RNAcentral holds the sequence, with entries from MGnify.
This is a predicted structure of a 100-nucleotide RNA (SAM riboswitch aptamer (S box leader)) from a soil metagenome.
RNA sequence: CUUAUCAAGAAAGACGGAGGGACAGGCCCUUUGAUGUCUUAGCAACCCAUCCCGGUGGGUGCUAAUUCCUGUCCCGACCAGAUGGUCGGGAGAAGAUAAG
Numbered sequence: 001c002u003u004a005u006c007a008a009g010a011a012a013g014a015c016g017g018a019g020g021g022a023c024a025g026g027c028c029c030u031u032u033g034a035u036g037u038c039u040u041a042g043c044a045a046c047c048c049a050u051c052c053c054g055g056u057g058g059g060u061g062c063u064a065a066u067u068c069c070u071g072u073c074c075c076g077a078c079c080a081g082a083u084g085g086u087c088g089g090g091a092g093a094a095g096a097u098a099a100g
Stems, first nucleotide, its partner, number of pairs: 001100006011040005019029003023071004041063003046059005067094001072091008
């Protein structure tokens, strides 16, 4: 860079000790112990192998909140009257993962 997916699913323990949820804003998680590392367990089924075609094994991945929500554009409804606000929908951007 290209393609696919992103509304479902799945946590305990040990170490350790203050931040974390990509970025910005919001909102949230966290000393009732976050992030992280390790162990074990689980979820899932992108790739590979095998095969009785449904599984099994392996390489990744994942296991708070829809990718936590919104970032840009378009459409609709309502409110207000100057070009805005609220709600809903669609497409994208950015990001994550897999394969190439």
Model confidence (mean pLDDT): 83 of 100. Rfam family: SAM riboswitch aptamer (S box leader). Rfam links the family to the GO term regulation of gene expression. Of the family's consensus pairs, 97% are formed in the model.